[in-house]
Molecule: transfer RNA
Organism: Candidatus Sungbacteria bacterium RIFCSPHIGHO2_01_FULL_50_25
RNA sequence: GCCGGAGUAACUCAGAGGCAGAGUAGCUGUUUCGUAAACAGCAAGUCGCGAGUUCGAAUCUCGCCUCCGGCU
Repeated sequence: GCCGGAGUAACUCAGAGGCAGAGUAGCUGUUUCGUAAACAGCAAGUCGCGAGUUCGAAUCUCGCCUCCGGCU
């Protein structure tokens, strides 16, 4: 330099055009003499960045950035 893959909540990952979700972690409550567990609830997101297409983009297209792998 070229090719491919990945980037979404603190972490691990879903979501493949129609108002962003789960599990774990965190916080509050119930329960307990107390802790843990269990149960109920709450909070947490510029969807890597910029542009384009579209009535509408996390999703499609283009460019850039970071990481991983391959080729030369």